[in-house]
Context: one part of a larger RNA
Formats: sequence, C1' cells, structure tokens
RNA sequence: UGACGGGGGCCCGCACAAGCGGUGGAGCAUGUGGUUUAAUAGGAUGCUACGCCUGGAACCUUACCAGGACUUGACAUGUAGGUGGUAGUGAACCGAAAGGGGAACGACCUCGCAAGAGGAGCUUACACAGGUGUUGCAUGGCUGUCGUCAGCUCGUGUCGUGAGAUGUUGGGUUAAGUCCCGUAACGAGCGCAACCCUUAUUUUUAGUUGCAACCUCGCAAGAGGGCACUCUAAAAAGACUGCCAGUGAUAAACUGGAGGAAGGUGGGGAUGACGUCAAGUCAGUACGGCCCUUAUGUCCUGGGCUACACACGUGCUACAAUGGGGUGUAUAAUGAGAGGCAAGACCGCGAGGUGGAGCAAAUCUUCAAAACACCCCCCAGUUCGGAUUGAAGGCUGCAAUUCGCCUUCAUGAAGUUGGAAUCGCUAGUAACGGCGUAUCAGCAACGACGCCGUGAAUACGUUCCCGGGCCUUGUACA
Repeated sequence: UGACGGGGGCCCGCACAAGCGGUGGAGCAUGUGGUUUAAUAGGAUGCUACGCCUGGAACCUUACCAGGACUUGACAUGUAGGUGGUAGUGAACCGAAAGGGGAACGACCUCGCAAGAGGAGCUUACACAGGUGUUGCAUGGCUGUCGUCAGCUCGUGUCGUGAGAUGUUGGGUUAAGUCCCGUAACGAGCGCAACCCUUAUUUUUAGUUGCAACCUCGCAAGAGGGCACUCUAAAAAGACUGCCAGUGAUAAACUGGAGGAAGGUGGGGAUGACGUCAAGUCAGUACGGCCCUUAUGUCCUGGGCUACACACGUGCUACAAUGGGGUGUAUAAUGAGAGGCAAGACCGCGAGGUGGAGCAAAUCUUCAAAACACCCCCCAGUUCGGAUUGAAGGCUGCAAUUCGCCUUCAUGAAGUUGGAAUCGCUAGUAACGGCGUAUCAGCAACGACGCCGUGAAUACGUUCCCGGGCCUUGUACA
C1' cells in the first nucleotide's frame, strides 16, 4: 500500500421488512447429472452451467457408432510428363447407396491457307490439400461477472531516507469523485452526466395507399369535391430548479407551491472506466506449437444424438364456482408475405381439401382472447382435471417403424393448494389474457424475442440476512 475481521461509523440496492404471485408436492414438456449403450457427438458446471452454444437432430444437419467404398483426394494453387475418339453425356453388369465398370454418342477457344502449334479440360507423378484432432494454462477477437457500482489514474508541486503519501481526506449535498465550501496543493484524463434512439404535448409542412366533419350526385353500394379531425413522417417548440415561498453557511442543495401535456435524471433503451475471476469460447472465424496423412482426411447406407431404476434445474397444465360448459356480442398492436400470404364461394363434425379474386403490399391477405349479457352445472375426484391408451383420419416430405405435428370418437390416470427451503416484482410494474416474428418442407415452441388488452397491493422503517461504496481501526496475511 492492499486484502481480510462473527471490529467501529456513515450510506445505498426488491437486500431485508410491508405486499402480490410463484417454485419445492402431481402429470407433462425441456435441459443436466447418473446409468445404460456399438454409439447414446462435443462444449458450458456456485452466484456468472443446467428451455445454455442449438433462433428448429426423421434423411441432410452430424461432429458419434456399425458396415461398405476412395486415396493429389469433396475443395485451392503450382511444376513436370502424357492425352483427339480427348473433355463431356454415359447403356449393360455388381451393389443398400457410395463406388466400381465401361458399350455407344461426342465437343470448345486462340494463331494459321493448310499441315500444325498453343490453351482449356482430362490424366500420371510430385509439391501439397484436408482434419468439428489437441492445447482457451501459448494467443487474437468476442463475451459473461463484480456493476451502470462510482470509482480508477496522471502531470507538476509539496511531504517522507524509502516503500509511499498528498491531490481523491474534512463540513454539507447528490442517483453520481454530482456540486458547493474549506484545504499544500494546482490542474488534467478515463468513467458520471449531457450529446443519440424511443415514448408522453403542441405547432408548421405534406395528404396517398391514410382520414372523412361538411357539400354535391345516387334508392343504396358508392362516386366527385375536401385535408378540418385521426394517422403517417420530416422540421421545430417545450423542462432549465427557469419562477415563488420556506429551510440552509449569503453556498451547493432540499421541502412545498404556481403555471404546465410533462417537474426536478418525466418513462424506457443504447451506452459498461482501471481492473477481477490463468472465468468462457482453438466447435463461429482467425492464429503459434504439437499430432494424423491408403487416415484422426473424404463419400455412402443404416443406426444414434429421442435409451431410463433414478436425482436436480427451468417451464406448461391443473387441483376448480373470482370456476367449467353453451349461446350471443364488442374492442388491439407489433409484424410477415412471391417456390409466398391467400379473400369471398363450395365440400368435410374437424384437422383439412377444391378453387383462386387480390397483393412485391399504409392499397391485398393474415388481424384477437380474457372482458360483457343470458342460460346450465351446485361442491362431487364432479359438466374439475386432462395424462395414458385404442380406433379412424388429415398435412408436410424420396421417406413419419426407431423418431413429426394436427383432428375426431372412445378411454379417462395423478392431482383436493404442496415439508424443510426458495424465487420474481415498486406502476401501466406484478398478475392474468391473447397475437406476431425468427429458425423452418414439416415440427416435437409449453422455448426465445417482441406486441397489444385487462390491470392491482404494499413500502412503518434500516435492528437483522445478502451484495456493494466511503472513512477509520487491528493483523502471526501478500
């Protein structure tokens, strides 16, 4: 100087407390451990692994296993030699395919009158290719975490023999090393804040594909005027403790108020200092060393990654009456669409099918559910719950047996609110309800990322638990 303390002081954070909803019990989905297996590919492992890499494992993917094949190779460059029935197409035949095999057909470019020469291609040989082999403890790059915590440093000066100190400590204040005052310090840098995006208000400009008050025409649908309003998308305004009162050291600031759509960082996002964990990633790519080279490379078929006594994590569905069922009826936003989205119509109980208007889309398509109204159920393993199983179908796709999703009928399991323990959340939040997208032929999505609808309760407070910041103290630690 740091680090540590079941030392002290001050202060923060859904850290506790106050509340609301969960997990832990059940069934299922999914990931992991373990076990099994020819193989169950590899990585990730307290917080910071475990719906993670993987934002789509039937084949492919695929890296794993079994078997069958190839050897300058599936792919690149170069050198040398050969090559016109050459390159290419490739029939019989063997084969699961890959591969082997080779009948038959049969080219191209440049120069040149032609003969021919050169090239491309092919082939042989050699350099080499190739490796999801190894080392993340050789690395780059990227990422997680402490933590969006308020810290981390430097120049000159001063003090100290020196390591170092000072500045950065102190008094206030702040979300903040934020600002003010004091001060052997004076300044500065990286962080904080602001600048950026979005959302909340208004104005101006613009008015189609959007809107539609008013006018005209029309029985109506609608059409023509229109751009007020909604909206769209560009520019601008607006919020700065600016104003007032009080408190305060006359400061910084704090408390209250006015005006205002919005008030003290308005809400949300992006943005992550010096560093820590030899944290993660050689399997995204790059890259040093090492290793394989008729195989640790490459191709193919089939299997596996989907196994199942069990244990854990993350979720979904429930156990019901604030509910379940039936009928009627209202209201979104983000998005996506050409090998695509697909309307009206018809067929089917339904999944779906037939057909195809329109739309490269503010134009066309896809566009809610909970809620609300009425009726039934009457507290039960039930008109709760839907696992499991049987049968019949639909869709995608060469192909649904291992191993897809969906529909209908039948079947109707566990489950009556969950021990110890433990998680999330402070407002348009939690909770509840649906919708969209990426990946994608299809889908194991109950996941992820977004969107809107309905819409709470509680916070006395900082004694305690956890994490963090500053000062101080002790230390047999570095």

The prediction has a mean pLDDT of 83. This is a predicted structure of a 478-nucleotide part of an RNA (small-subunit ribosomal RNA, 3' major domain) from an uncultured bacterium. The RNAcentral record of the full RNA draws on Greengenes. It matches the Rfam family "Bacterial small subunit ribosomal RNA".